RNA sequence: UCCGACAAGGGCAAACCCGUCGAAAGGCGGGGACGCAAAGCCACGGGCCUACGGGCGGGCGAAAGCCUAGGGCGGCUGGGCUGCCGAAG
Numbered sequence: 001u002c003c004g005a006c007a008a009g010g011g012c013a014a015a016c017c018c019g020u021c022g023a024a025a026g027g028c029g030g031g032g033a034c035g036c037a038a039a040g041c042c043a044c045g046g047g048c049c050u051a052c053g054g055g056c057g058g059g060c061g062a063a064a065g066c067c068u069a070g071g072g073c074g075g076c077u078g079g080g081c082u083g084c085c086g087a088a089g
Stems, first nucleotide, its partner, number of pairs: 002089001003086002011036002016031006034075001040081003044078003047073003052070001053068004
């Protein structure tokens, strides 16, 4: 350094529930633990979610419907940055 143990000490916290913010996706706080060796940080590539606004649409006016990230997901996956511990190999 790779690697990751029925190791030690710790850490994080899915679903679900409550509160709160948001148009939504989702975020944050509390409870709660399915899991996690980067489940620490960064939306840079791919992927996924949403569609307030905008565009299209509609014979007119609307509605439906369709498209679109300036919005999200880092616990989907690559990549970048940082980092605790130390058995075996």
Predicted 3D model of an 89-nucleotide RNA (c-di-GMP-I-GGC riboswitch aptamer) from a Candidatus Bipolaricaulota bacterium. The sequence was found by an Rfam model in a public genome assembly. The source organism's lineage runs through Bacteria, Bacteria candidate phyla and Candidatus Bipolaricaulota.